Model confidence (mean pLDDT): 82 of 100. This is a predicted structure of a 74-nucleotide RNA (transfer RNA) from an Actinomycetes bacterium. The RNAcentral record of the sequence draws on ENA. It matches the Rfam family "tRNA". Rfam classes the family as a transfer RNA.
RNA sequence: CGGGACGUGGCGCAGCUUGGUAGCGCACCAGUCUGGGGGACUGGGGGUCGCGGGAUCGAAGCCCGCCGUCCCGA
Numbered sequence: 001c002g003g004g005a006c007g008u009g010g011c012g013c014a015g016c017u018u019g020g021u022a023g024c025g026c027a028c029c030a031g032u033c034u035g036g037g038g039g040a041c042u043g044g045g046g047g048u049c050g051c052g053g054g055a056u057c058g059a060a061g062c063c064c065g066c067c068g069u070c071c072c073g074a
Stems, first nucleotide, its partner, number of pairs: 001073007010026004020057001028044006050066005
């Protein structure tokens, strides 16, 4: 320098193809059960979807640029 993959709550991921309320597991908080711990059940909080711009009535998902991580090539 060229090509590719990935970036979404604290962590790990889905959702992108086919635009229309942002979800799952773990973790966290509260309550109940338990003498306590552990555990189970019920409920709850938390995400400008890497950044900026464009198209659209409407973008995590489409288009353009940039940044970061990893891989391949030179």